[in-house]
Molecule: small-subunit ribosomal RNA
Organism: metagenome
RNA sequence: AGAGUUUGAUCCUGGCUCAGAACAAACGCUGGCGGCGUGCCUAACACAUGCAAGUCGAAAGUGAAAGUCCCUUCGGGGGCGAGUAAAGUGGCGAACGGGUGAGUAACACGUAGACAACCUGCCCCCGAGCGGGGGACAACAUCUCGAAAGGGGUGCUAAUACCGCAUAAUGCCAUCGCUUCUACGGGAGAGAUGGUUAAAGAUGGCCUCUGUAUAUGCUAUCACUUGGGGAUGGGUCUGCGCACCAUUAGCUUGUUGGUAGGGUAACGGCCUACCAAGGCUGCGAUGGUUAGCUGGUCUGAGAGGAUGACCAGCCACACUGGAACUGAGACACGGUCCAGACUCCUACGGGAGGCAGCAGUGGGGAAUCUUGGACAAUGGGGGAAACCCUGAUCCAGCAACGCCGCGUGGGUGAUGAAGGUUUUCGGAUCGUAAAGCCCUGUCAGUGGGAAAGAACGUGACAAGCAUCAAAUCCUUGUCACUGACGGUACCCAAAGAGGAAGCACCGGCUAACUCCGUGCCAGCAGCCGCGGUAAUACGGGGGGUGCUAGCGUUGUUCGAAAUUAUUGGGCGUAAAGAGCAUGUAGGCGGUUAUGUAAGUCCGAUGUGAAAGCCUCCGGCUCAACCGGAGAAGGUCAUUGGAAACUGCAUAGCUAGAGUGUGAUAGGGGAGAGCGGAAUUCCCAGUGUAGAGGUGAAAUUCGUAGAUAUUGGGAGGAACACCGGCGGCGAAAGCGGCUCUCUGGAUCAUUACUGACGCUGAGAUGCGAGAGCGUGGGGAGCAAACAGGAUUAGAUACCCUGGUAGUCCACGCCGUAAACGAUGUGCACUAGUUGUUGGAGGAUAUUGACCCCUUCAGUGACGCAGCUUACGCAUUAAGUGCACCGCCUGGGGAGUACGGUCGCAAGACUAAAACUCAAAGGAAUUGACGGGGGCCCGCACAAGCGGUGGAGCAUGUGGUUCAAUUCGACGCAACGCGAAGAACCUUACCUGGGCAAGACGCCUGCUGCUAGCCAUGGAAACAUGGUGUAUCCCUUCGGGGAUCGGCAGGACAGGUGCUGCAUGGCUGUCGUCAGCUCGUGUCGUGAGAUGUUGGGUUAAGUCCCGCAACGAGCGCAACCCCUGUCUCCUGUUACCAUCAUUAAGUUGGGGACUCUGGAGAGACUGCCGGUGUUAAACCGGAGGAAGGUGGGGAUGACGUCAAGUCCUCAUGGCCCUUGAUGCCCAGGGCUACACACGUGCUACAAUGGCCGAUACAAAGGGUCGCAAUACCGCGAGGUGGAGCUAAUCUCAAAAAGUCGGCCCCAGUUCAGAUUGGAGUCUGCAACUCGACUCCAUGAAGGUGGAAUCGCUAGUAAUCGUGGAUCAGCAUGCCACGGUGAAUACGUUCCCGGGCCUUGUACACACCGCCCGUCACACCACGAAAGUUGGGGGUGCCAGAAGUCGUCUUUCUAACCUUCGGGAAGAGGGCGCCUAAGGCAAAACUGAUGAUUGGGGUGAAGUCGUAACAAGGUA
Repeated sequence: AGAGUUUGAUCCUGGCUCAGAACAAACGCUGGCGGCGUGCCUAACACAUGCAAGUCGAAAGUGAAAGUCCCUUCGGGGGCGAGUAAAGUGGCGAACGGGUGAGUAACACGUAGACAACCUGCCCCCGAGCGGGGGACAACAUCUCGAAAGGGGUGCUAAUACCGCAUAAUGCCAUCGCUUCUACGGGAGAGAUGGUUAAAGAUGGCCUCUGUAUAUGCUAUCACUUGGGGAUGGGUCUGCGCACCAUUAGCUUGUUGGUAGGGUAACGGCCUACCAAGGCUGCGAUGGUUAGCUGGUCUGAGAGGAUGACCAGCCACACUGGAACUGAGACACGGUCCAGACUCCUACGGGAGGCAGCAGUGGGGAAUCUUGGACAAUGGGGGAAACCCUGAUCCAGCAACGCCGCGUGGGUGAUGAAGGUUUUCGGAUCGUAAAGCCCUGUCAGUGGGAAAGAACGUGACAAGCAUCAAAUCCUUGUCACUGACGGUACCCAAAGAGGAAGCACCGGCUAACUCCGUGCCAGCAGCCGCGGUAAUACGGGGGGUGCUAGCGUUGUUCGAAAUUAUUGGGCGUAAAGAGCAUGUAGGCGGUUAUGUAAGUCCGAUGUGAAAGCCUCCGGCUCAACCGGAGAAGGUCAUUGGAAACUGCAUAGCUAGAGUGUGAUAGGGGAGAGCGGAAUUCCCAGUGUAGAGGUGAAAUUCGUAGAUAUUGGGAGGAACACCGGCGGCGAAAGCGGCUCUCUGGAUCAUUACUGACGCUGAGAUGCGAGAGCGUGGGGAGCAAACAGGAUUAGAUACCCUGGUAGUCCACGCCGUAAACGAUGUGCACUAGUUGUUGGAGGAUAUUGACCCCUUCAGUGACGCAGCUUACGCAUUAAGUGCACCGCCUGGGGAGUACGGUCGCAAGACUAAAACUCAAAGGAAUUGACGGGGGCCCGCACAAGCGGUGGAGCAUGUGGUUCAAUUCGACGCAACGCGAAGAACCUUACCUGGGCAAGACGCCUGCUGCUAGCCAUGGAAACAUGGUGUAUCCCUUCGGGGAUCGGCAGGACAGGUGCUGCAUGGCUGUCGUCAGCUCGUGUCGUGAGAUGUUGGGUUAAGUCCCGCAACGAGCGCAACCCCUGUCUCCUGUUACCAUCAUUAAGUUGGGGACUCUGGAGAGACUGCCGGUGUUAAACCGGAGGAAGGUGGGGAUGACGUCAAGUCCUCAUGGCCCUUGAUGCCCAGGGCUACACACGUGCUACAAUGGCCGAUACAAAGGGUCGCAAUACCGCGAGGUGGAGCUAAUCUCAAAAAGUCGGCCCCAGUUCAGAUUGGAGUCUGCAACUCGACUCCAUGAAGGUGGAAUCGCUAGUAAUCGUGGAUCAGCAUGCCACGGUGAAUACGUUCCCGGGCCUUGUACACACCGCCCGUCACACCACGAAAGUUGGGGGUGCCAGAAGUCGUCUUUCUAACCUUCGGGAAGAGGGCGCCUAAGGCAAAACUGAUGAUUGGGGUGAAGUCGUAACAAGGUA
């Protein structure tokens, strides 16, 4: 520091996700040791049991017992125990320490201040004092009530308990002046006068008196009283800071202030009475929700964000609510009273309790420990002290919960062992890993040694200080005593590698790869996504990577996220500028000077607790941890200063703004009036059969006279031409002419004012169309509606009608793609060119043009700059400033609920649950379009002949079957694989058989095994018999090879599956003209350029131009056949001349044809024209052939997961003794209601039949072709000359020509079907061959919709040959004969090429995609209601308690005139008031039959709305 994910690819926007760090964590797997920390985040839920606050006998009165000793009259008594235990009085403490975070949005907290408005026990310092009396009450004793808890009566008693009196001030109160300070309120100080207020002793020592002890006294210490001061702790007040919601906008009656009083430690409406009517609020009152606050902690570069466990400070709370008492301090966690809920005890009458102290229990929960030890240390309470208490604390226990440290060994060791995994079978890997050998000894275990934490304190001794003296006290020194942890840390010794490694991951992000299993199953997944038979993504194995006593997962926080942007984002099209203006608050603001000092800047002082973070140093062996020192930390406060900038104040200025003066343009606005053209209607005339409307029609109008045309009239609405990206207006918007009223703008001038300005939350006004209300108006147009068409349907598009409405007046509504999708204002930053309105100049003058300058508008282009790009570009989307509005992924949704507005429609404001990993912008390449342009093709058109109808042949589908083997399926499957299924083929079916197999390899044995015969059988085969293989070498013993058999072994075999694992081959677009690359250039990039453009071509063929220049694969040419000629060759071919014959038969010839070799020829080469002087095209000449002469071979990059595992090859999988292998027989592939494709033959006279007769080419032939001859009607047979072929042969060419018959008919057409008889091939023609003869003689009379081929030696037509093959062709491949018609042309159909355009497509239009309905699930809204919660309001009633008041009751201290009073207690009443009750509302939650829309869900229904002109933009 980034990465993955939207796309075919790209850039951007934008969300989601990941890598990091952290945690009071939990869960899963695993687990050796130690140190230091941490450990109920949930139920502030309920709690058994124990402990957590006592102490003081030196305040004081009582005062046991057990035990033991002694005495005894045996009843008992006494001593010690012991002034002990114990309770009570009294003092201090219990308000600390410890826990928790419910409440609290607050002066609660933080920070800085204030108290001249306060208190402060114990502690410290200073001053003064401590005199003299009195009366009680507990305990105790006794009586008594009660189950208990607890009381009650009577009686006794002490005090540092209680109460008078005395004394007393620098205390307090009142009065009086004085000094001083002051914020003018008052404070501080000193003083005078008057009034008023206190106390308690204890212990030790000493002296005196005395006989002793005590007392008295003195003294020390402690305690007590009072005053002042301090310290500490608290109380109160204030500035600032510190959550969210405006779908909470108004709140408030003790409320705000005053006066008086009360109350408090103290100010204060804190409380009461009266008076006034205030106070708070957009800088967010009030209400609601949430929350203890902070130091800090986590994260982050920081700014920030999140958080508030442990530790520390503050606050609040103590079962819930209320209340006070005591006290220095509480409205009190382990106190009291009351009410409530709950739990427990009970004798039913009544009582007891409060773990949010430490342990512990139940419960809740994913989840959080021991009912431990000790006061040794630190700290606290009491005490003079010893000491006691202390679940504070220190320790230990449990838990990998966290951080830190250590170990589980080290070295050597290659036959790279065994074994595992994998393999291309060679190996590779685990792997120096192991074993083996040599070492070490941390930790754990064993044994031994052994700290620091301990100093206080006390005791003893000694010395000193102090005192009149001594002692106590005090100071110092020595010795002794004190350790929970714990025999712990630490150290030593011996032995021994012995006891100690796991977890996650391995598709990308992200380090790490293979095998097997599984087969969209099981499963994984943080995101993208894996899995449908070869899964590096699932599960297992091996291997690897990462971390390591841990590792993963989950959750949460920050980061990454500049994804809320102060640092540090945006708003033309991605989300985002309000429809427009006026203007309030607010924000911002020209220029000069002076002052001020609020902001700002500098300094000083104070503070910012400690801990923590950071730096340095140090202590535990290191580290974690801990100690010391420093630094740092505030928008803080006070104070001193500076004066540039901002603010404020004052005085000016004129450049902003405004005013004046003079001109100008204009559909700016409002009202009134006027005008003509046109439509429609009405009246009248002319006139006759149609008009109208459409793609075509119909509805409609018209013989009752339409349309058309002429004249007259009515009425409403809108204003042609001018008219213009021209004008005006803030926008919406504004268009005939005239008048009235009225707003704004511009130019010129520079007279006046003197910053008066800009923006603008709320607010207010204006605001198209549609719509609403009331009343008018209504010609045309026209939602709804009706009819006619179209259509599968057509609630549409088209047509004929037609009502609201459109128009006017008044009033609402307040929205639009209200758009420049661009807020307003100001300033600055190259230009060019139009246009509108002014002004100035120039031309010789005036005027009109023209030209120049300038101001204000409005357009086009364009530089810099900006932008993701497109684009913007002085009218900015550039560069800056000021202010406002708005955005933060898509959907849900501009929706629900709530509120405001509205007559309504609805508008404004505006969420969440849930769901997705995208949604989106711009541009790119393709593809596509019922987009455009150019061009081509038998693509259409023009023609010729067919198919589709018939019969048959053949293939396919379907059906059937034991099987009808398999494959091929639009073109590009279907006379295709198959160039030939009777057996074989053959893969299928039935049945019979085989078992290392029909075939290949190795080893061993063998040589009787071959063949033949017989039996059985359908055959294969089995059994038996017969039967002495071949070759080579030889030392003659034998050995080797081939072949056959037997046995054994690795194995064979498979037309079984996967063509979607593959190679190879093939089809197709398409013989279409295209497809690319290098370098350069352009672009952020995908990409573009080149390859586009202008011509031209069959062609990306060539030329020209050009940021391109070149190149490659294709095109063309090179190759073959054919067309002309030349040369050579002349047999089997040929024959002009000569001879000869029946015949090129023979002689002969080498001319011709022909053969087969080599060449020539054609190149737009020549001429003319057109064209750009080009390429090229047109025409011509010559030529056998002319512009590629004709034909073939040749198939670019690629597309279709096209076809083929059944040609072959091949990965993987599967079958292998009841086979998916092999052999055999028979059957099947030949079936047959039917459908389709491809063909043959026909339907006839351009024909059929009969007879005669002519002319080919190219092929085949020895397992063959076969002549002449003979036989047969014929197929054919007999026979065999010749031929391994230019020699012989198949072989007859046919259409044609000549002659004859037929005469338009189911025929002398056609030739299916069937009967009979045969021929040939073959082991065998039944299923199931071909052919022949005789007989039979079906459909069919030119074929619907539709559709195919062909542009010249072509179509059509005629025959011939070949492959396969024993036999079998209408198929296929090839050959020649005869031999046409037509092409105007490119509008249309189909296919293709190039350019361009649109796109929401990219699996690419066979695309994408919308809505209803149906089904399932999910969350949400509404809903008659039902049921909770918190709060407020009013009323009822009102415990305890404070306060007030009354008191006729009771009462020790004091007073008394002895009656009583004072004071206290109790009681009554009153105010306030908790829980409770009643009432009506509001708010909020849960739930609710039903209902509404929304979301999600591989293959449901209906249509086709959108994306192309998406077929109506």